[in-house]
c-di-GMP-I riboswitch aptamer from a Desulfobulbaceae bacterium, 75 nucleotides, folded computationally. It was read from a public genome assembly, where an Rfam model found it. Rfam family: c-di-GMP-I riboswitch aptamer. Its family is annotated with cyclic-di-GMP binding in the Gene Ontology. Rfam's curators write: GEMM was predicted in a large-scale screen for bacterial structured RNA regulatory elements. The coordinates come from a structure-prediction model, not an experiment, and the mean pLDDT is 85. Of the family's consensus pairs, 95% are formed in the model.
RNA sequence: UAGCGACAAAGCCAAACCCGUUGCAAAGCGGGGACGGAAAGCCGCGGGUCCCACGGGGAUAGCCGGGUUGCCUUG
Numbered sequence: 001u002a003g004c005g006a007c008a009a010a011g012c013c014a015a016a017c018c019c020g021u022u023g024c025a026a027a028g029c030g031g032g033g034a035c036g037g038a039a040a041g042c043c044g045c046g047g048g049u050c051c052c053a054c055g056g057g058g059a060u061a062g063c064c065g066g067g068u069u070g071c072c073u074u075g
């Protein structure tokens, strides 16, 4: 430097649901909370799914693929 990721350790993220809030909505944000994760960090490029005020626009990265940047102990 690259790859692997344990019957280990220290940490990290945070589903459903509840409260508040934004939005027509899907859904997002904050707090609580943990179903899970090893990139469940980031990016709407391709596909899927969802929404709408539908010649189009929006959401989902914790649906799959792809791109990109990283952390930790031991081997």
Stems, first nucleotide, its partner, number of pairs: 004075001005072001012037002017032006035062001041068003045065003048060005